[in-house]
This is a predicted structure of an 86-nucleotide RNA (c-di-GMP-I riboswitch aptamer) from Paenibacillus faecis.
This record gives sequence, structure tokens and C1' cells, in this order.
RNA sequence: UCACGAUAACGGCAAACUUGUCGAAAGGCAAGGACGCAAAGCUACAGGGCCUUCUUGACGUAAGUCAAUGGCAGCCAGCUACCGAA
Repeated sequence: UCACGAUAACGGCAAACUUGUCGAAAGGCAAGGACGCAAAGCUACAGGGCCUUCUUGACGUAAGUCAAUGGCAGCCAGCUACCGAA
């Protein structure tokens, strides 16, 4: 340096759920709370995947279907990084 990851050290994050709040929704933010996490740090038009459909567009007689201009990084991926037993 590249891999790898201890019942190690210093520390970190925080699922479900609850309350408040923003949003049409998915979901976000704050507080509480810990299921877990060695990248659960960062990146969401210009990798893949997943969720949502107020508006808009296409199709449809209609019901509705399809499509992100909306989201998810705790799905994979990419980038960066602390520690050092085997």
C1' cells in the first nucleotide's frame, strides 16, 4: 500500500414504533427510542434497482394503464475514511 475484520481501543450511526412538523403520496426533518451497522460517511439526469403519482403528457367512452419533473444511499454500485488481532 492492497486486501481482511477481534467478544481489541477511541469513538460513531440509529430500524421498527411514538410525538411534533412539511408533503398529494412515496418520503423528509426534529425529539424520544435501539433492530441492527466496519463505511448505516458522501453521491439519486448523465450506473443498475426499488417506492410514489397531486400536477403534466400519452393511450382509453369511462374505470383505469403507462411515464418522474418527486423520493430511497439501512438494495447493489461508485468515491472517500478511523483502528489494527489473526

Rfam family: c-di-GMP-I riboswitch aptamer. Rfam links the family to the GO term cyclic-di-GMP binding. Lineage of the source: Bacteria > Bacillati > Bacilli > Caryophanales > Paenibacillus. The prediction has a mean pLDDT of 86. RNAcentral holds the sequence, with entries from Rfam.